RNA sequence: AGAGUUUGAUCAUGGCUCAGAACGAACGCUGGCGGCGUGCUUAACACAUGCAAGUCGAACGAGAAAGCUCCUUCGGGAGUGAGUAGAGUGGCGCACGGGUCCGUAACACGUGGAUAAUCUGCCCUUGGGUGGGGGAUAACACACCGAAAGGUGUGCUAAUACCUCAUAAGACCACAAUCACUUCGGUGAAUGUGGCCAAAGGUGGCCUCUGUAUAUGCUAUUGCCUGAGGAUGAGUCCGCGGACCAUUAGCUUGUUGGUGGGGUAAAGGCCUACCAAGGCAAAGAUGGUUAGCUGGUCUGAGAGGACGAUCAGCGACACUGGAACUGAGACACGGUCCAGACUCCUACGGGAGGCAGCAGUGGGGAAUAUUGGACAAUGGGCGAAAGCCUGAUCCAGCAACGCCGCGUGAGUGAUGAAGGCCCUCGGGUCGUAAAGCUCUGUCGGGAGGGACGAAAAAGGACGACCUAAUACGUCGUUUAUUGACGGUACCUUCUAAGGAAGCACCGGCUAACUCUGUGCCAGCAGCCGCGGUAAGACAGAGGGUGCAAGCGUUGUUCGGAAUCACUGGGCGUAAAGCGCGCGUAGGCGGCAAAGUCUGUCUGAUGUGAAAGACCUCGGCUCAACCGAGGAAGUGCAUUGGAUACUGCUUUGCUAGAGUGCGAGAGAGGAUGGUGGAAUUCCUGGUGUAGAGGUGAAAUUCGUAGAUACCAGGAGGAACAUCUGAGGCGAAGGCGGCCAUCUGGAUCGCCACUGACGCUGAGGUGCGAAAGCGUGGGGAGCAAACAGGAUUAGAUACCCUGGUAGUCCACGCCGUAAACGAUGAUAACUAGGUGUCGGGGGAAUUGACCCCUUCGGUGCCGCAGCUAACGCAUUAAGUUAUCCGCCUGGGGAGUACGGUCGCAAGACUAAAACUCAAAGGAAUUGACGGGGGCCCGCACAAGCGGUGGAGUAUGUGGUUUAAUUCGACGCAACACGAAGAACCUUACCUGGAUUAGAAACCAAGUGGACGGUUUUCAGAGAUGAAUUCCUUUCUCUUCGGAGAACUGCUUGGCAGGUGCUGCAUGGCUGUCGUCAGCUCGUGUCGUGAGAUGUUGGGUUAAGUCCCGCAACGAGCGCAACCCCUGUCUCCUGUUGCCAUCAUUAAGUUGGGAACUCUGGAGAGACUACCGGCGUCAAACCGGGGGAAGGUGGGGAUGACGUCAAGUCCUCAUGGCCCUUGAUGUCCAGGGCUACACACGUACUACAAUGGUCGAUACAAAGCGCUGCGACCUCGCGAGGGGAAGCCAAUCGCAAAAAGUCGGCCUCAGUUCAGAUUGGAGGCUGCAACUCGCCUCCAUGAAGGUGGAAUCGCUAGUAAUCGCAGAUCAGCAAGCUGCGGUGAAUACGUUCCCGGGCCUUGUACACACCGCCCGUCACACCACGAAAGUCGAUUGGACCAGAAGAUGUUGGGUCUACUAGCAUUUACGGUCUGGUUGGUGAUUGGGGUGAAGUCGUAACAAGGUA
Repeated sequence: AGAGUUUGAUCAUGGCUCAGAACGAACGCUGGCGGCGUGCUUAACACAUGCAAGUCGAACGAGAAAGCUCCUUCGGGAGUGAGUAGAGUGGCGCACGGGUCCGUAACACGUGGAUAAUCUGCCCUUGGGUGGGGGAUAACACACCGAAAGGUGUGCUAAUACCUCAUAAGACCACAAUCACUUCGGUGAAUGUGGCCAAAGGUGGCCUCUGUAUAUGCUAUUGCCUGAGGAUGAGUCCGCGGACCAUUAGCUUGUUGGUGGGGUAAAGGCCUACCAAGGCAAAGAUGGUUAGCUGGUCUGAGAGGACGAUCAGCGACACUGGAACUGAGACACGGUCCAGACUCCUACGGGAGGCAGCAGUGGGGAAUAUUGGACAAUGGGCGAAAGCCUGAUCCAGCAACGCCGCGUGAGUGAUGAAGGCCCUCGGGUCGUAAAGCUCUGUCGGGAGGGACGAAAAAGGACGACCUAAUACGUCGUUUAUUGACGGUACCUUCUAAGGAAGCACCGGCUAACUCUGUGCCAGCAGCCGCGGUAAGACAGAGGGUGCAAGCGUUGUUCGGAAUCACUGGGCGUAAAGCGCGCGUAGGCGGCAAAGUCUGUCUGAUGUGAAAGACCUCGGCUCAACCGAGGAAGUGCAUUGGAUACUGCUUUGCUAGAGUGCGAGAGAGGAUGGUGGAAUUCCUGGUGUAGAGGUGAAAUUCGUAGAUACCAGGAGGAACAUCUGAGGCGAAGGCGGCCAUCUGGAUCGCCACUGACGCUGAGGUGCGAAAGCGUGGGGAGCAAACAGGAUUAGAUACCCUGGUAGUCCACGCCGUAAACGAUGAUAACUAGGUGUCGGGGGAAUUGACCCCUUCGGUGCCGCAGCUAACGCAUUAAGUUAUCCGCCUGGGGAGUACGGUCGCAAGACUAAAACUCAAAGGAAUUGACGGGGGCCCGCACAAGCGGUGGAGUAUGUGGUUUAAUUCGACGCAACACGAAGAACCUUACCUGGAUUAGAAACCAAGUGGACGGUUUUCAGAGAUGAAUUCCUUUCUCUUCGGAGAACUGCUUGGCAGGUGCUGCAUGGCUGUCGUCAGCUCGUGUCGUGAGAUGUUGGGUUAAGUCCCGCAACGAGCGCAACCCCUGUCUCCUGUUGCCAUCAUUAAGUUGGGAACUCUGGAGAGACUACCGGCGUCAAACCGGGGGAAGGUGGGGAUGACGUCAAGUCCUCAUGGCCCUUGAUGUCCAGGGCUACACACGUACUACAAUGGUCGAUACAAAGCGCUGCGACCUCGCGAGGGGAAGCCAAUCGCAAAAAGUCGGCCUCAGUUCAGAUUGGAGGCUGCAACUCGCCUCCAUGAAGGUGGAAUCGCUAGUAAUCGCAGAUCAGCAAGCUGCGGUGAAUACGUUCCCGGGCCUUGUACACACCGCCCGUCACACCACGAAAGUCGAUUGGACCAGAAGAUGUUGGGUCUACUAGCAUUUACGGUCUGGUUGGUGAUUGGGGUGAAGUCGUAACAAGGUA
């Protein structure tokens, strides 16, 4: 310090999430030791039991018992115990200490002041005093009541208990009067007079007097009384500070003030009587909710934010509510009284109690400890003291709850052991890790020693001081005593590596990776997201990473978050400028001078408790922890100073603002008049069959006369042209003309006022359209509504009608995309160019034009700003002031509440719940029922087909034991398959087989292996026999050994047309032979990206030219290659034949010219001319030429797309099967089925034909298990012979359409040939399922084919035949070959596909996209609701305890007591407010897997 997450990518906005630190924590797994801390956050819920406040005999009276000893009359008594225990009177304490956080939003707390408005026991200093007297009472005794708790009566007694008298300095009160201070109210000091108020003794010592003991006295000490001062503590008041809600806006009657009185320690409405009518509040009163406050703690760079455990200060409380008493102090935690709830005891009459003290129990809860020890230390109470008491405190126990420290060993050790895991099978890793060897001894365990914390007090001794004193007291020295913790810390020694490591994580953020299992299942998850058969994300394992006696999870707080922004944000489009004025409070405010010193700045003083935090030093072995010192404490108060700025006061100024004068502009506003055009209606006329309306129609109007035309009239509304990016207005808005009234702005000039200004929370006014109320008006238009169309539907778009409304008057409403989506004001910061209204200059007859200035309104543009788009003197630039507003999306501008409104509704305005996004700008694509340009047999123009029939073939479907599998829009369907009778063959049935049909290796064992014949069984595979031939190589010690080959067995393995083409390679299809696809450098942009590649021309072409922030380059295009078209040269056999000879025949001789063969060349390049074009590229025309603008055809397929196709060509990862196999072999069957549907073909439907006869002309191929002439037989397929040919030689081979001639004459035919019967042929082991061909016979559908649809632009379509591959045989298919040989193309509007540019986009899986709403179902939270149940808080009334005060009585006039009055807690009745729970039903909202209906939005989204 940042990171992840919205997108295909980008920038910015914006939320969500993470990494950090912390905790009084809890939970899970695990757990060795010690130190120091911490430990009911919930029920201020209820509490059993024990303890937590007593003490003093030196204040007082009284005073046991047991035991022991003695005596005894045996009943008892005495002594001791003992003036003890226990109790009582009295004093002091119990108001401290300890607990808790209910209440409290308050002078409760913090901080600083005030008290001249106060008190203060014990303590300290100091002055004075302590005299005389009196009467009671508890204890006790007796009697009585009661279950108890307790109480009553009578009698006795003491005091430092109580009362009275005396004394009275001082205090207090009254009066008189002086001084000082003063906040003018008083206060302080001193004076005089008068009044009033006190006490208590105890203990030690000594002694005159008396006979003794005492008493008295004296003295010391300690008490007591009364003053003054101090210290400490407390009360009260004030300034300032710290929570939320305005969906709480008004509150208050003792209320605010005054006077008199009362009350208090004390000011005061604190209380009371009277008087006045005030007081508080937007700087938030009142009300509601929450909460003890602070020092501090946590976090943070800080500013801040959150919290208020432990420790410390303050407050409040003590079962709940109320009340007082006592006292220095309480309205009292372990006191009293009353009421209430609860618990307990009871003899039912009545009583007792209060753990929010320490332990502990139940309960609640995720959760929080022992019914421990000691007063040894520190502190407290009492006491003269010893001492007693002390759950304060000090210790111990429990808990990894936290922090800190230590250990679980160290060194060495490579055959890198075994084993685990992984593996590319080579190895790697756990891993020097282990073992082994050498050491050490912390902790633990045993033994031994053993603390600090303790200094005292009291006592003894000595000395000093005091004193009359050797009492007492004080001080010093010395002596002596005291430890809960604890036999603990610590030290020594023995022991032995021995007893001591886990937890989380490993997809990114975030350090750490593999295997196996699972298969959108199980599960994970903080966010993004993983999991659907190769998961680094689930689970396990191995390995690794992090921390470590802990580690994770959960919860909470701060941080990151500049994500509430003071430091430190924003508002044109992301959330965000009020619709617009006027204006109150408030905020801010021109120039100059003087004064003041409020703010401001500076110095000093006081305070800012301690602890904590920081720094330094020190103590526990270190640390945590603790001690000492210092600094700091940004604050508050008082005070001295400074005076620039701010404020305030005063005085001036004119630059801001305003007023006057003059001038012109304007749809500014209001009212009243008035005008013409048009629509509609009415009347009349002319006139006849339609009109109207639409994409097309219909509803509608019209023969009762429409529409159309003419004339007249009525009525309402709106004002064409002018009209403009023009004007005016604050905005909404304003448009014929005239008049009246009226607002504002502008310009010019001088004069005047003198800061009068800007903004503006609340407030108030204006405010389009629609809507509402009342009354008018109503021509046109037109929600609703009706009808007609459209449509699957059409509650719409279109059409015909049509009512509110639109208009006027008055009154409401108060909202709009009320938009410049841009608040107002002021200043500053380049320009250019329009336009509107003024002024000036120059010029002119004048208008224009030109220069300049002020005000408005537009466009372009620099700097600057902006996320970008854009804004840019009319800012979104640079500044200042003020106001408004925003803080993720949805829920929701909704609910509830309130205000306003007649209503509709408006304004104000949440939460639960839910999501990880929502949104902005720009980029690249894709898409559009957007646009422009262009191309293609894309359409059009033509020719011929398909779709109808029959057959063939492929597919679907169905069937089947099986009908093997794949291919499915174009781009599957005569496709893989260039050929299924067996084989093929993968399928089915059945029969066999298991190291296998074929391969490699190892071990064992046997033998050569091999070739050949025959028989039997069987469907065959196979099995069992059998005949004949043959008998490997090297070494050798001849025993044998080794090698090759081979049979059998075993093992490692083979095998699989089994799965996954969505794990893959390779190959292929397709867009598409479309013209595109990219890169380097440079430049532009924050960036994605752009530029180049766009533009102007041109091309078949990103082809070329020109231009250009681009310049170049690559893959594509083209060319290079092949065939073909012309010519030349060479070659002349098997090919050719012009000339010569010859023949039936190029048959032969001959020829080398021609054709042809197959090699090499030439030729065509827009080269030439003209036109056109940018002096270009190119295009058009022409000449020449065999060929002319890529001559024709082929091969050649850019970057990529389709998870396109293929695991069944091949290769290959993974998975699966492997002895009743998914392997292998065999026989038979199937792939050939058949109601049907589709594709592709063939043959036809006939006369441009059929048939019969005659006759002509190819090219390209193929041939030795072959082609087969020729002869012969057969009607024929074909059979039997057989020449030639390994082929420019021989053969297949007949080409066919064509041509000539005859017949047929429009018919289901002399068309067509399916189907079927019979007879044959060929191939083949075998034609039944299931081949082809021939002959005879049979002679089906079919008469040119619906919607729809296909091919083709020239040697093409159409038509005709020929050959080849596959192949034993089988071709209507495929691949080639040639013959004959057209028609048409105006053109690019439309359909389809494609290219380029541009535009819109909410799409990016990219329109087969995205996406909205109702309904149905499930779940969730919320609102309303007849009511109902609580809580809380008012008002009125009733009743009224205890207590206090007053009063009237009783009373020994005193304690006490009765009544009454006032006040009042709890309670009761009635009636309100606020708030919470629940509620049949109901309302919308959210979420949910592939539900239903439509298609509203995004493209012109098909009606913007």